[in-house]
RNA sequence: UAGUGUAGCGGUUAGCACGUUCGGCUCACAACCGAGAGGGUCCGGGUUCGAAUCCUGG
Numbered sequence: 001u002a003g004u005g006u007a008g009c010g011g012u013u014a015g016c017a018c019g020u021u022c023g024g025c026u027c028a029c030a031a032c033c034g035a036g037a038g039g040g041u042c043c044g045g046g047u048u049c050g051a052a053u054c055c056u057g058g
Base pairs, nucleotide, nucleotide: 003018004017005016006015011049020036021035022034023033024032042058043057044056045055046054
C1' cells in the first nucleotide's frame, strides 16, 4: 500500500480480510455459496541492471 484494515526478509502477473457489485438460495431480509470490479504502493530526490522493500528531505 484498493472504500477501511493489513501482508509483502531487492527479482515474472502487489496478496489477504472486511466492505462493495452481479448471480444463486429466501415470500423477503440476514447468513451462507459462486463469480467479478477496484490500488502501482503519501510526495520529492538518490543507490541499483532492477526499489513497496535500501538511503535521504518533507

Predicted 3D model of a 58-nucleotide RNA (transfer RNA) from Portunus trituberculatus. Its Rfam family is "tRNA". It is annotated as a transfer RNA. RNAcentral holds the sequence, with entries from Rfam.